[in-house]
RNA sequence: AGUACCCAAAGCCAAACCUCUCGCGAGGGAGGGGCGGAAAGUCGCGGAUCCUGAGCGGAUUCGUUCCAGGAAAGCCGGACUGCCGAG
Repeated sequence: AGUACCCAAAGCCAAACCUCUCGCGAGGGAGGGGCGGAAAGUCGCGGAUCCUGAGCGGAUUCGUUCCAGGAAAGCCGGACUGCCGAG
């Protein structure tokens, strides 16, 4: 110095929920909060999911799509990058 195991310490991120705010919506931002995370860092590339519009069917707000636009990286894959180092 590296690898594996185990996992110490420092630091990091932050689910649900609450408040404010932006958006038709899915959701986003800020503050609180802390379920969890070793890529819960970055990228919508594939699948799945969700929203809006349109088409079609149906008939009262429902179903559907080789359609259009969007959301989500803490759903599963994939790509790129990366911190600490006690035992």

A computed fold for an 87-nucleotide RNA from a Verrucomicrobiota bacterium, annotated as c-di-GMP-I riboswitch aptamer. Of the family's consensus pairs, 90% are formed in the model. The sequence was found by an Rfam model in a public genome assembly.